[in-house]
Molecule: transfer RNA
Organism: Candidatus Iainarchaeum sp.
RNA sequence: GGGCGGGUAGCUUAGUGGUGGAGCACUCGACUGAUAAUCGAGCGGUCACGAGUUCAAGUCUCGUCCUGCCCA
Numbered sequence: 001g002g003g004c005g006g007g008u009a010g011c012u013u014a015g016u017g018g019u020g021g022a023g024c025a026c027u028c029g030a031c032u033g034a035u036a037a038u039c040g041a042g043c044g045g046u047c048a049c050g051a052g053u054u055c056a057a058g059u060c061u062c063g064u065c066c067u068g069c070c071c072a
Base pairs, nucleotide, nucleotide: 001071002070003069004068005067006066007065010024011023012022013021018055026042027041028040029039030038048064049063050062051061052060
């Protein structure tokens, strides 16, 4: 330099153009003599950044950045 993939909550990750979800973590509550475990609720997302297409973009297109693998 070229090719392919990934970037979504603190972490791991799902998401077929039409309301961004789950598990763990965290907070509160129930249970207990008290913990743990379990159960219930809550909190937490500029969807890497910018532009385009569209009535509508996490999703499609283009550019940039970061990262992994391969080729040279």